This is a predicted structure of a 328-nucleotide part of an RNA (large-subunit ribosomal RNA, domain IV) from Marophrys sp. SRT127. NCBI's taxonomy places the organism under Eukaryota, Haptista, Panacanthocystida, Acanthocystida, Marophrys. The gene name in the source record is rnl. The RNAcentral record of the full RNA draws on ENA. The coordinates come from a structure-prediction model, not an experiment, and the mean pLDDT is 87. Rfam family: Bacterial large subunit ribosomal RNA.
Context: one part of a larger RNA
RNA sequence: UCAUAUUGAAGGAACUCGGCAAAAUGAUCCCGUAACUUCGGAAGAAGGGAUGCCGGCGCUUGCGAAAGCUUGUGUCGGUGUAAUAUAAUAGGGGAUAGCGACUGUUUAAUAAAAACACAGGUCUAUGCUAAGUUGCAAAACGACGUAUAUGGACUGACGUCUGCCCGGUGCUGAUAGGCUAAUGGGAGAGGUGUUUGCCUCGAACGUAAACCCCAGUAAACGGCGGCCAUAAUCCUGAUGGUCCAAAGGUAGCGAAAUUCCUUGACGGGUGAGUUCCGUCCUGCACGAAUGACGUAACGACUUUCCCACUGUCUCCAAUAUGAUCUCA
Numbered sequence: 001u002c003a004u005a006u007u008g009a010a011g012g013a014a015c016u017c018g019g020c021a022a023a024a025u026g027a028u029c030c031c032g033u034a035a036c037u038u039c040g041g042a043a044g045a046a047g048g049g050a051u052g053c054c055g056g057c058g059c060u061u062g063c064g065a066a067a068g069c070u071u072g073u074g075u076c077g078g079u080g081u082a083a084u085a086u087a088a089u090a091g092g093g094g095a096u097a098g099c100g101a102c103u104g105u106u107u108a109a110u111a112a113a114a115a116c117a118c119a120g121g122u123c124u125a126u127g128c129u130a131a132g133u134u135g136c137a138a139a140a141c142g143a144c145g146u147a148u149a150u151g152g153a154c155u156g157a158c159g160u161c162u163g164c165c166c167g168g169u170g171c172u173g174a175u176a177g178g179c180u181a182a183u184g185g186g187a188g189a190g191g192u193g194u195u196u197g198c199c200u201c202g203a204a205c206g207u208a209a210a211c212c213c214c215a216g217u218a219a220a221c222g223g224c225g226g227c228c229a230u231a232a233u234c235c236u237g238a239u240g241g242u243c244c245a246a247a248g249g250u251a252g253c254g255a256a257a258u259u260c261c262u263u264g265a266c267g268g269g270u271g272a273g274u275u276c277c278g279u280c281c282u283g284c285a286c287g288a289a290u291g292a293c294g295u296a297a298c299g300a301c302u303u304u305c306c307c308a309c310u311g312u313c314u315c316c317a318a319u320a321u322g323a324u325c326u327c328a
Stems, first nucleotide, its partner, number of pairs: 001323008010314002014312001019309001027051005036041001038157001052079008062069002080084001092307004097302002099299002104116002120155007132141003158294004163224003168221002170217004177212002184205001188201005225243005252286001253283001264280005
């Protein structure tokens, strides 16, 4: 000097990115227990009290013929200590917001989470030799199942809901027309030859799907506006005009896990608050199953605050056991 432990005056988070680490709580019985709530919970909420030993009385279990011993429990009295769950073992608690409903799963060896999954919801394919998947094939799975089934995609309990746009891309459908391959067709043209001929090129016409065209479809991929004027102070603009578009963002939420300007403004909490909570809306650049907004319960998740507690700190000290170091 370090490691691992133990203890500490006064203060008690002033430490720090952050109470990280440590301390504190801890058992059983009795009393008592809020908001909120899906009425199950929340809840061991919170917060109090008792606990040893000795004796009396009552009830009680087992054994016994009985005396009695033994088990548990209630009640009354006594008694010593600073301390009676005396050691060991053995929940800290409360408030708040975000995210995810939940139990579960995950980066074996830096990430356990708000990521994945999930029950539930929706769309879509599939009528059985099913669709789909594996295989060159035979064949197998799907399934010894049969649309209340199976495959694929998205969302993710529950509650209230899920607006407008089919112009683009995709998918589905319809077939009239257009376009089109090989093939069919063969007008016609050319080469060659003495000739019957042989060879080559070849227009019209006829012809599939796809594509064009037409329609549907957004819980398919996706998208969801400008400018100008306007009401008896000012401000604002219900309203009007105009341009563009397939349609111009509805409900709800909103400086948000999203807000650049920004430490926005106001209120709360503190003596003092770039964080936090509530409100406003000027949404750089929220928004409805790439789901929107709520939500009891749950979480080794994240945010802020309070109580308790403490060597985290003010500010370090002592002790024990080791190591470093020196000598043998």